[in-house]
RNA sequence: GCCGGGUUAGCUCAGCUGGCAGAGCAGCGCUCUUGUAAAGCGCAGGCCAAGGGUUCGAUCCCCUUACCCGGCU
Numbered sequence: 001g002c003c004g005g006g007u008u009a010g011c012u013c014a015g016c017u018g019g020c021a022g023a024g025c026a027g028c029g030c031u032c033u034u035g036u037a038a039a040g041c042g043c044a045g046g047c048c049a050a051g052g053g054u055u056c057g058a059u060c061c062c063c064u065u066a067c068c069c070g071g072c073u
Stems, first nucleotide, its partner, number of pairs: 001072007010025004019056001027043005049065005
């Protein structure tokens, strides 16, 4: 230098063909307990890596850039 994959909540990851962004763990509150842990219930937490384009509408499609992983030279 070229090719492919990835970037979504604090962490690990879903998101099926464009139409209201989710789970588990972690956090906070409540219940339970003599108390803690466990368990149950609830709550909060995201400008979907950045910029631009297409579209009535983009996490999703197209272009550029940054970073990570793998391959080729």
Notes:
Predicted 3D model of a 73-nucleotide RNA (transfer RNA) from an Acidimicrobiales bacterium. Rfam family: tRNA. The prediction has a mean pLDDT of 83. RNAcentral holds the sequence, with entries from ENA. NCBI's taxonomy places the organism under Bacteria, Bacillati, Actinomycetota, Acidimicrobiia, Acidimicrobiales.